The RNA shown here (c-di-GMP-I riboswitch aptamer) has 87 nucleotides and comes from a Woeseiaceae bacterium. The coordinates come from a structure-prediction model, not an experiment, and the mean pLDDT is 85. It was read from a public genome assembly, where an Rfam model found it.
C1' cells in the first nucleotide's frame, strides 16, 4: 500500500420466509432459517429510497395532498477500524 480472478487458517455475518415482540407506520430485536457478503464490522456526513405519527394546507365530513425530527450502512459514494495473504 494492494488484493482483476484464484487460494489457505481461523472463522464471522446472515436475505426471502415462519414465531415471538416493540413501533403510528417504514422498520428495529430475539429465535428458526440461508440468499448472498472479504468488510454483510461501525458512523446518516453526501447523494438515493421508504414510511407519515406529528403539523401544515384543502374540504361539511370520510378523507386528499406536503412534510423528517422516523427509518434503510444488505441501494450507491466517504469516513473510520478489522482477519487473511503479497509488497
Nucleotide at each position: 500500500c494492494u488484493g482483476a480472478a484464484a487460494a489457505c487458517a481461523g472463522g464471522g455475518c446472515a436475505a426471502a420466509u415462519c414465531c415471538g415482540u416493540c413501533g403510528a407506520a417504514a422498520g428495529g430485536c430475539g429465535g428458526a432459517g440461508a440468499c448472498g457478503c472479504a468488510a454483510a464490522g461501525c458512523c446518516a456526513c453526501c447523494g438515493g429510497u421508504c414510511u407519515a405519527a406529528g403539523a401544515g394546507a384543502c374540504g361539511g365530513a370520510c378523507g386528499u395532498c406536503u412534510u423528517a425530527c422516523g427509518a434503510c450502512a444488505g441501494c450507491g459514494g466517504g469516513g473510520u477500524u478489522g482477519c487473511c495473504a503479497g509488497u